Molecule: Guanidine-I riboswitch aptamer
Organism: Alicyclobacillus cellulosilyticus
């Protein structure tokens, strides 16, 4: 200067919003019941500066599996299967656009950059 490599999946969480569930507000219709209120039912509209539950979720978080890989043991034999001990490091990072319902540390992206 240039190539290859720096893995894969599950599980969760920072975080994230609001399709669905619950809550909450108004509001209809009806029950208790003859009138009001009131409470409950169900059915509409809105609310995520609604705590939740589903769900989305990290290259640079977290946990396990497995893959690669050093060294060793067996058993086949030039490579192969098994068990065993290690290792799988490092890592500031925009705006901006994307999806999904919708947002995000999620994808462009280990990127533009900057060291």
């Nucleotide at each position: 200067c240039a190539a290859a490599g720096a893995a894969a999946c599950c599980c969760c969480u920072a975080g994230g919003g609001u399709u669905c569930c619950g809550g909450a507000u108004g509001u209809g219709u009806u029950a208790u019941a003859a009138a009001a209120a009131a409470u409950g039912a169900c059915g509409c509209a809105u609310c995520g500066a609604c705590u939740g539950g589903u769900c989305c979720a990290a290259g640079a978080g977290g946990g396990g599996u497995u893959c690669g890989u050093g060294c060793u043991c067996a058993g086949g034999u030039u490579c192969c299967u098994g068990g065993g001990c290690g290792u799988c490091a490092c890592a500031c990072g925009g705006a901006g656009g994307g999806a999904u319902a919708a947002a995000a540390a999620c994808c462009c992206g280990g990127g533009c950059g900057g060291u």